[in-house]
RNA sequence: AUCUUAUCAAGAGUGGUGGAGGGAGCUGCCCUGUGAAACCACGACAACCUACGUUUCCGCAAGGUGUCAAUUCAGCAGUUUUAUUACGAAGAUGAGAU
Numbered sequence: 001a002u003c004u005u006a007u008c009a010a011g012a013g014u015g016g017u018g019g020a021g022g023g024a025g026c027u028g029c030c031c032u033g034u035g036a037a038a039c040c041a042c043g044a045c046a047a048c049c050u051a052c053g054u055u056u057c058c059g060c061a062a063g064g065u066g067u068c069a070a071u072u073c074a075g076c077a078g079u080u081u082u083a084u085u086a087c088g089a090a091g092a093u094g095a096g097a098u
Base pairs, nucleotide, nucleotide: 001098002097003096004095005094006093007092008091013042014041015040016039017038021031022030023029025076026075027074028073043068044067045066048064049063050062052059053058072090078087079086
């Protein structure tokens, strides 16, 4: 990078450095000098994989990831519904494969 598969209405932030962007893309709408991104420290949430336990469930939270504005911020080929519905697409994350 590509493919398969599961999940995505819940949840969780402070400090330091930094100094203008950020929310994947497009459109919109937002966040941001009352300090964006990024990096670092500490913390928290969650429970996909591993470990452990009374082992298909469930629990735990030690290890590997992930996450910590807004439903994946909303809509976005196409299909569908009485509908503002349900899919799907795209994206993100985990696990597996090549």
The RNA shown here (SAM riboswitch aptamer (S box leader)) has 98 nucleotides. Model confidence (mean pLDDT): 83 of 100. Rfam family: SAM riboswitch aptamer (S box leader). From the family's description: The SAM riboswitch is found upstream of a number of genes which code for proteins involved in methionine or cysteine biosynthesis in Gram-positive bacteria. The sequence was found by an Rfam model in a public genome assembly.